[in-house]
Model confidence (mean pLDDT): 83 of 100.
This is a predicted structure of a 107-nucleotide RNA (SAM riboswitch aptamer (S box leader)) from Bhargavaea ginsengi.
Lineage of the source: Bacteria > Bacillati > Bacillota > Caryophanales > Bhargavaea.

RNA sequence: UUCUUAUCCAGAGAGACGGAGGGACUGGCCCUUUGAUGUCUCAGCAACCUGCCUUAAGGCAAAGGUGCUACUUCCAGCGGAUUCCGAAAGGUUCCGGAAGAUAAGAA
Repeated sequence: UUCUUAUCCAGAGAGACGGAGGGACUGGCCCUUUGAUGUCUCAGCAACCUGCCUUAAGGCAAAGGUGCUACUUCCAGCGGAUUCCGAAAGGUUCCGGAAGAUAAGAA
């Protein structure tokens, strides 16, 4: 890097450095000099791997490997359905998909 499977409306922030962008992409909407993104330290959340109990289902734990700690993956993007609004364009709601993120496994 690619593939497979699972999950993504829950949860959890302080300090130091630094100084202008950031929320993947596009549009929207937001965050941000009352200091973003990032790096480091400490803390926390969760429970994929892990440990224990168990035939299993499931339960418990959090030492270790990851991950995460603004906004539902912030919302939409492609397809379908549907109540309603609208002259239409379009919008609302729902389902599926795509893309993305994370984990475990494989190549």